[in-house]
RNA sequence: ACAAUGGAGAGUUUGAUCCUGGCUCAGGACUAACGCUGGCGGCGUGCUUAACACAUGCAAGUCAAGGAGAACUUCCGACUUGUCGGGAUAGUAAACUGGCGGACGGGUGAGUAACACGUAGGUAACCUGCCCUAAAGAUUGGGAUAACCCUUUGAAAAAGGGGCUAAUACCGUAUGAUAUCCUGAUCACUUAGGUGAUCGGGAUUAAAGUGGUUCCGAAUAUUUGGGAUUGUACUUUUGGAUGGACCUGCGUCCGAUUAGCUAGUUGGUGGGGUAAUAGCCUACCAAGGUAACAAUCGGUAGCUGAUCUGAGAGGAUGAUCAGCCACACUGGGAUUGAGAUACGGCCCAGACUCCUACGGGAGGCAGCAGUGGGGAAUUUUGCGCAAUGGGCGAAAGCCUGACGCAGCAACGCCGCGUGACCGAUGAAGCUCUUCGGAGUGUAAAGGUCUGUCGUGAGGGAAGAAACGUUUUGAUGUUCAAACCAUCAAUACCUGACGGUACCUCACAAGAAAGCUCCGGCUAACUUCGUGCCAGCAGCCGCGGUAAUACGAGGGGAGCUAGCGUUGUCCGGAAUUAUUGGGCGUAAAGGGUGCGUAGGUGUCUUGAUAAGUCCUGAUUGAAAUACUUCGGCUCAACCGGAGAUCUGGUCAGGAAACUGUCAGGAUUGAGUUUGGUAGGGGUGAGCGGAAUUCCUGGUGUAGCGGUGAAAUGCGUAGAUAUCAGGAGGAACACCGAAAGCGAAGGCAGCUCACUGGGCCAAUACUGACGCUGAGGCACGAAAGCGUGGGGAGCAAACAGGAUUAGAUACCCUGGUAGUCCACGCCGUAAACGAUGAGCACUUGGUGGUGGAGGAUUCGACCCCUUCACUGUCGGAGCUAACGCGAUAAGUGCUCCGCCUGGGGACUACGACCGCAAGGUUGAAACUCAAAGGAAUUGACGGGGACCCGCACAAGCGGUGGAACAUGUGGUUUAAUUCGAUGCAACGCGAAGAACCUUACCUGGGCUUGACAUGUCAGUGAAAUCUUGGUGAAAGCCGAGACCUCCACGACUUCGGUCAAGGACACUGUCACAGGUGGUGCAUGGCUGUCGUCAGCUCGUGUCGUGAGAUGUUGGGUUAAGUCCCGCAACGAGCGCAACCCUUGUCCUUAGUUGCCAGCACGUUAUGGUGGGGACUCUAAGGAGACUGCCUGGGAUAACCAGGAGGAAGGUGGGGAUGACGUCAAGUCCGUAUGUCCCUUAUGUCCAGGGCUACACACGUGUUACAAUGGCCGGUACAGAGGGUCGCGAACCCGCGAGGGGAAGCCAAUCCCAUAAAACCGGUCCCAGUUCGGAUUGGAGUCUGCAACUCGACUCCAUGAAGCAGGAAUCGCUAGUAAUCGCGCAUCAGCACGGCGCGGUGAAUACGUUCCCGGGUCUUGUACACACCGCCCGUCACGCCAUGGAAGCCGGUAGUACUCGAAGCAGGUGGCCCAACCCUGACACUCGUGUCAGGGGGGGAGCCUACGAAGGUAAGAUUGGUAACUGGGGCGAAGUCGUAACAAGGUAGCCGUACCGGAAGGUGCGGCUGGAAUACCUCCUUU
Repeated sequence: ACAAUGGAGAGUUUGAUCCUGGCUCAGGACUAACGCUGGCGGCGUGCUUAACACAUGCAAGUCAAGGAGAACUUCCGACUUGUCGGGAUAGUAAACUGGCGGACGGGUGAGUAACACGUAGGUAACCUGCCCUAAAGAUUGGGAUAACCCUUUGAAAAAGGGGCUAAUACCGUAUGAUAUCCUGAUCACUUAGGUGAUCGGGAUUAAAGUGGUUCCGAAUAUUUGGGAUUGUACUUUUGGAUGGACCUGCGUCCGAUUAGCUAGUUGGUGGGGUAAUAGCCUACCAAGGUAACAAUCGGUAGCUGAUCUGAGAGGAUGAUCAGCCACACUGGGAUUGAGAUACGGCCCAGACUCCUACGGGAGGCAGCAGUGGGGAAUUUUGCGCAAUGGGCGAAAGCCUGACGCAGCAACGCCGCGUGACCGAUGAAGCUCUUCGGAGUGUAAAGGUCUGUCGUGAGGGAAGAAACGUUUUGAUGUUCAAACCAUCAAUACCUGACGGUACCUCACAAGAAAGCUCCGGCUAACUUCGUGCCAGCAGCCGCGGUAAUACGAGGGGAGCUAGCGUUGUCCGGAAUUAUUGGGCGUAAAGGGUGCGUAGGUGUCUUGAUAAGUCCUGAUUGAAAUACUUCGGCUCAACCGGAGAUCUGGUCAGGAAACUGUCAGGAUUGAGUUUGGUAGGGGUGAGCGGAAUUCCUGGUGUAGCGGUGAAAUGCGUAGAUAUCAGGAGGAACACCGAAAGCGAAGGCAGCUCACUGGGCCAAUACUGACGCUGAGGCACGAAAGCGUGGGGAGCAAACAGGAUUAGAUACCCUGGUAGUCCACGCCGUAAACGAUGAGCACUUGGUGGUGGAGGAUUCGACCCCUUCACUGUCGGAGCUAACGCGAUAAGUGCUCCGCCUGGGGACUACGACCGCAAGGUUGAAACUCAAAGGAAUUGACGGGGACCCGCACAAGCGGUGGAACAUGUGGUUUAAUUCGAUGCAACGCGAAGAACCUUACCUGGGCUUGACAUGUCAGUGAAAUCUUGGUGAAAGCCGAGACCUCCACGACUUCGGUCAAGGACACUGUCACAGGUGGUGCAUGGCUGUCGUCAGCUCGUGUCGUGAGAUGUUGGGUUAAGUCCCGCAACGAGCGCAACCCUUGUCCUUAGUUGCCAGCACGUUAUGGUGGGGACUCUAAGGAGACUGCCUGGGAUAACCAGGAGGAAGGUGGGGAUGACGUCAAGUCCGUAUGUCCCUUAUGUCCAGGGCUACACACGUGUUACAAUGGCCGGUACAGAGGGUCGCGAACCCGCGAGGGGAAGCCAAUCCCAUAAAACCGGUCCCAGUUCGGAUUGGAGUCUGCAACUCGACUCCAUGAAGCAGGAAUCGCUAGUAAUCGCGCAUCAGCACGGCGCGGUGAAUACGUUCCCGGGUCUUGUACACACCGCCCGUCACGCCAUGGAAGCCGGUAGUACUCGAAGCAGGUGGCCCAACCCUGACACUCGUGUCAGGGGGGGAGCCUACGAAGGUAAGAUUGGUAACUGGGGCGAAGUCGUAACAAGGUAGCCGUACCGGAAGGUGCGGCUGGAAUACCUCCUUU
């Protein structure tokens, strides 16, 4: 203060995106538990599990009424000196009778889905002790009994018998009404019986005393009687209060795989019963009652105030506190009582435990403590009645495990502390490091303070005020000032906690910090270890050698005496959506209609007031929560006040809307009349074409079928053809996104019957409407039953093919079936994947059926309108695709359905069905996704276009031979390593005898073969010679040289000493070294697609977005080359050009090149002088640009042809390689992270190996010959190389080569004769005069050395091979082919590689196909991207689950049986004090005793009901089970390839048959099929 304080998201499906959708997280809260840790205090809380079992103690007693009444101890007396009597103790203890209380308080939540609870009412249908109020009363008698005494039985518990006694115990009697019952009258009220008041009559029913004071007596010396008074108790009654009982409205969990339930059941009448209503009980009568608004049944559960959460609406919960209920070992039962069907009472039955003398008994912690057990888990066998409350009592007081306190537990909330201030360019330690430093960090140490807490000492509360007692006073009562009561004052008494809270002093920083986390969500990062191991994980996910994710260290973040984890609830979750969701394709519209209940409903008038709204009253307990004020130092906590408690009920008011009632209306709906289109339906009849079959004719060898074949048919005459006949089924053309129907569906023609629609117009009815849970009907194909029929087609089946197989696709046959009638089935992609109805909302253009207008001779064309049916499209909607008056837009009404994927169109149950099966329809378990639409790629046994020696056309090869070389394999001590489709294989390697060399064997070295530094020692700096051993390396020695720089000291100037430096050696330490691993840690370089024409960006625009556009389109090009167009405009990397070379010319320059002209000279030669003309050389220029012409093309780009030109359309060749791909290749070129080795994986040496050889492959060389071989002769290059070199002439050798030495650092000299070609000769088609391998012999050269293992020469030898299968390679012009030459490497070694020139072709129609590539488009379940994805059987392991002969339980009910206790009824031959009657007897003469009877009652017995038990048949629900079914999940198993692309037979749905399996086939259906673009329609022109 009138009200209000309030709403966050994120991760994860994808290559990326948007959406749908689930999973997960961040928050709050716990009666919690667990892990690690732990200083103090306050306030709270503390068996959620076994309502499991309980030892021990305590938790309910009390009482001036009553009777009886001890003892221990002590005192007195008596004496028998150990006994008796008496007193006190004491009228006490204990027990008993009796009263009140044990029905409260305390515990628990099993049961209960119910009037149990909550809320609001009712009782005119009730009760209520104690308490209050009011009225009246309390007379007079009697008989017993417990305790006690005696005694019996029993182990005990206990029981029995005899005897005595009292009462406020019990009984009789008197009196009595405003009580109760019966009954009469009057009045008022009322809800059904009725209630109340007043006046009458009759009947029935009470009681108890006792205390105080006082007075009067009696006995007697403390007892008793009476009166008065007072208190208390008692009896009857009235009213109240309190507490309870019953009834009712509304509210109160889940399941329909629970749909029917009910015989005391529903009602009535009579009776009974209760405090009271009532089938509560009983007899009879009637046949009802209840349920889709959920009965009955099953499961679960105490309910509420409230608590937690949430913005709220809600959701969850029901600990502590409070209200109600229920229960008390389990089940049943009553008794007493005001109150119970009684937690600490009783009886019975059962289970369990204990005692026992075996006969029988006892017990009930879900009270407080405590014990065992269960469990993840929950406290002391404490103190006290001081306070609060309760019972009894007049009170004192007693009792009180209620309660107040304390103890234990961080279990929770709250508060405090563990110190404060100063203190370094910053100690140490630790960690990291780029080695400089940085961090921990003012943190510590150190200094100055403080004292919460702690320890010690001292002081020290509040909680206490009543009651009571003492004294006094007042008032009341009374005769009284007594007594008593009330009030006031006075003093005294009472504290478990506890010497606690609190205060003061002293001491001393001292005793007091942990836990979790650090990949993202989510605040916080590094190092080491580990190496898909160990482990982590809430989700996504980390870990396979550089882990911010595991473990540890350092550092950091968060919270803090706690921190994390687990569990549960709400939230986030709009993820059950009232607030606040959806259903074309994501999960979701029922297959379709008719229609019941229900829901909902046009206009208008009046009434009403149920809903609705307003006002008032009442209730909504307190506590809690909220606001505010106050008390503990604060807070938690506690107290006061207020506002709430959103609800219920009642009363009054309003009347718009909804409802109801009554009246009216016509537009919704329907009816009427006249037309009209139609494959609408049912039945009957008729028709022609075609297939097949049969008969006959003609006719002859094939037919048929396929990708190709075969099976099959045919010389017994098929196919073909002609004629005739039979039979069944289906109806070409018309025919069309044309028509009709609710859907399924419907097609030859005619007839009959029949349903619906539409149009036009009039009249009528008067809301009759819409939707529609259940229900009923219809419902393709397949299938089933019975009976027909059967031409064609055709599951199954058979055969033939195909194939690895082929239970398929193809072929030949072929049965059910397809057809008809009748009856079932009830499902489909039953689809527009779009429920029905009504209304509203810009347009264009078609089709069908009507009507009207205008016009015309008439028909069209044209305009308007109604109904139906297509298409495009605006707004709007949509996740997008798309929908768009036939809505998926905007609204209303009703129905159906959805809530992650799988399991699962399943199981069980129920219903239906002849069956097949259908409808309904879960769970366990499992996953973090499954999914929709669109995007970019990639891919396709999709499409279109284009290019390339890609094919084709050609030429020559490879594959066959021998050899060379590389690789694989094998071998080996080793055959070092790498490269492995194209893109490894004459590759790294431009050259392995040693070396190389990395490998093997053996022998050595260890700061090392090599680098830098340090320390110590030695020294003659370095260097050189040499011995032994040895294969060498090395090891062990010997000698020569006697030094260099240099501070200083000495000096005889010769030199000596000497710190040090350089250098070397020895030893030490750092380190070197590694062709060891990892190219999947890397740099760099390289290959490949590919010299393919592509790859991108900025700005703008479009799209929610990924993305698109640009870059697509029309042309053109070698080209994303250029032009045009265009929401694009520009730009970059690529292409092209610029560079080199070659082809023509010019200028300049001429030596070593050249030599035309001039001169000289030679046998000859540019040899010489000269020369620059030419060639050439090498510098610079020119030239080529589609520039010109013609034609085509769009007046473009460009193309074709032509001219000129050395060259023509990038002239030829080269260099040049976009963004990227392949974890491509290389750690063995080098570099480099990291790991590994360190007397060895380093290093040195010798020898061997890399050179092996049944074999396979690649790349080459030489050939097979006559376009040739051989012999002889003759001619012409280019480009290179050369001083550790090339090496001429000349000589020798057959030759390789040797000798020799000129010249040359090169346009000079040399290598260096080019060869093919050409001329001439020979060979004559043969394994040769081809071919040259192999082998033998003899040599040369290089080299330290040619054995393993070089090249070459000569002589001899003379292998295979006669043109190369399948397959495969290169090349488009100075190319292929062919011929030789040079160079690098290199001591030597070239068939390889890299270059050079000589000679010099053929062919290209063309783009169908193969391969590769580019662009556009299409489909996609692929994105590791088709070497993709993915389905099912089988095998193995694990898990949960269904069925199942059975087995073992639980639960509820039914029937029968048995029948305890108890209550009720009956009976009661047995028994009984009180009252009554009679008789007898006795005496104290009105009493007693005895006997009998009556009244009244009882034991016992019987009957009904009745718990537990027993039996039986079922129901239901669990557990378990041989065996069995499918399912899920698992590592790289087996078989196939079903699906995704036209997935290679389009797929899918329903159904039937078949098959190892996916699946196949038949019939019908769908497009959620590609391709094609014939029809139709649309857009634009």